RNAcentral holds the full RNA, with entries from ENA, Greengenes and SILVA. A computed fold for a 502-nucleotide part of an RNA from an uncultured bacterium, annotated as small-subunit ribosomal RNA, 5' domain.
[in-house]
Context: one part of a larger RNA
């Protein structure tokens, strides 16, 4: 000098765009943050009238979603990340495409009714009911096994591709509409996009950590998995790693990037984007295409709450907000109008994602606090050699301007549409931005410094005191270094200090 998610002191007019718990991954009151579908299903309630239909709402069964989106950085020195590859060792719901198919049966159960237990949370028994829920049967392709062929092409290789027979096993669902048709369902193939696994290389400190290892290293076989593998198990062998730093300890999420620097490098990983990990702490599986699942389940632990003492309920590192900690970090706001997401045939519903507004000079950028003229160089103040000098064209005064401010009037873009065409409709922000007019210099300047480094000096007070100080150093009676005043220098809605990095 530059930089900061900054804080502190003094001061503070406006706008735009950003940013805002770095500490206790501490504990959390309250509200909201994941639902949706009646065009899958049987019911219940209400309303309307044409009295057997229509519409609306509701719990339940069922489907899809809830594995995304949002938060945090505790753990992790690791294939976690980055980069370059591999998978001939793998998976995939929704989406787009192609081919083929959707035959024919059955038994339940929730809701409901009745009875009943419990303070509650939540149940129990009996009766009866539907489905795209569930269970068999048939068929197809597929998969697996055995047999046959063991020829062809390809691959470094275990092998890959394509091809025959037999056996075993395994699919399906309908709905809306007068209809055309649309949506949905099943199997297979290849795709898109997403993921799992493996490998080379790369990026912290300490050797005052030198030895580490028994599923440890490898083999055979069986198992598990979507899938290779000590992943797991039985048996066998005795290996494997290490001064090119194993092991241990400490620290730490990684990266694109950011800051600085001429560069090399050093430091860093807030915001935004990619990946990973976590969801009170520890463990576990269930469901599912996908989870070892933040707002799911089970167990244990700590804590909090309810209780009729028998037993129950909970998890803000989602958005706000509270307490606490701290030098320190915001509103218990508006809206789904836009973008995106879930569901739905659609209308639409939901969406603290998101879009906006609010608070904060926290940062960057822009604008303003007036302009021209004005010497009796006024008054005041400071100083003085008492003549003067400085403040100083500064003020006053005259003539203007109106950014900004206040008031009045007008007033957006963001909106594209939603099977096709046509028409219509749709804005939280917002009566905002912006435009026009009126009023009137009116509403708006501070902070630090002045011994040298370093731009800027005098007077008084003080007297090694009080004090200053980044370094050198000032102060013991003439202090340009302390305090005050006048004057001056620098920056300016900021200025200075502290902390940290280059």
């Nucleotide at each position: 000098g530059g930089a900061u998610g900054a804080a502190c002191g003094c001061u503070g007019g406006c706008g735009g765009c950003g940013u805002g718990c770095c500490u206790a991954a501490u504990a959390c009151a309250u509200g909201c943050a994941a639902g949706u579908c009646g065009a899958a299903c049987g019911g219940g309630a209400g309303u309307g009238c044409u009295u057997g239909c229509a519409c609306u709402c509701c719990a339940g069964u069922g489907g899809c979603g809830a594995a995304c989106g949002g938060g945090u950085g505790a753990g992790u020195a690791a294939c976690a990340c980055g980069u370059a590859g591999g998978u001939a060792a793998c998976c995939c719901a929704c989406c787009a495409a192609a081919c083929a198919g959707a035959c024919g049966a059955g038994g339940a159960u929730a809701g409901c009714u009745u009875u009943u237990g419990g303070a509650a949370a939540c149940g129990a028994a009996a009766g009866g009911u539907a489905a795209a829920a569930c269970u068999g049967g048939a068929u197809a392709g597929g998969a697996c096994a055995u047999c046959a062929c063991a020829a062809a092409u390809c691959g470094c290789a275990u092998g890959a591709u394509a091809a025959g027979a037999u056996g075993u096993u395994u699919a399906a669902a309908g709905a809306a509409g007068c209809a055309a048709u649309u949506c949905a369902c099943u199997g297979u193939u290849a795709g898109a996009g997403g993921g799992g696994c493996c490998u080379g290389c790369g990026g912290c400190g300490c050797a005052u950590u030198a030895g580490c290892u028994a599923g440890u290293u490898g083999g055979u076989g069986a198992g598990a998995u979507a899938a290779a593998a000590g992943c797991c198990c039985a048996c066998c062998a005795a290996g494997g790693c290490g001064a090119u730093g194993a092991u241990g300890c400490g620290u730490a999420g990684c990266c694109g990037g950011a800051c600085u620097g001429a560069g090399a490098g050093g430091u860093u990983g807030a915001c935004c984007g990619g990946c990973c990990a976590c969801a009170a702490u520890g463990g576990g599986a269930c469901u599912g295409a996908g989870a070892a699942a933040c707002g799911g389940c089970c167990c244990a632990u700590a804590c909090u709450c309810c209780u009729a003492c028998g037993g129950g309920a909970g998890g803000c590192a989602g958005c706000a907000g509270u307490a606490g900690g701290g030098a320190a970090u915001u509103u218990u706001c508006g809206g789904c109008a836009a973008u995106g997401g879930a569901c739905g045939a659609a209308a639409g519903u939901c969406u603290g994602a998101c879009c906006g507004a609010g608070c904060a000079a926290c940062g960057c950028c822009g604008c303003g606090u007036g302009a021209a003229c004005g010497a009796a160089g006024a008054a005041g103040u400071a100083u003085u050699u008492c003549g003067g000098u400085a403040u100083g064209u500064a003020a006053a005064g005259u003539u203007c301007u109106u950014u900004u401010a206040u008031c009045a009037g007008g007033g957006a873009c963001g909106a594209a549409a939603a099977a096709a065409c046509a028409a219509a409709u749709u804005g939280a922000c917002u009566g905002u931005a912006c435009c026009u007019g009126a009023u009137g210099a009116a509403u708006a300047a501070g902070c630090u410094c002045c011994g040298g480094c370093u731009a800027a000096c005098u007077a008084c007070g003080u007297g090694c005191c009080a004090g200053c100080a980044g370094c050198c150093g000032c102060g013991g009676u003439a202090a340009u270094a302390c305090g005050u005043a006048g004057g001056g220098a620098g920056c300016g809605a900021g200025c200075g200090u502290u902390a940290u990095c280059c």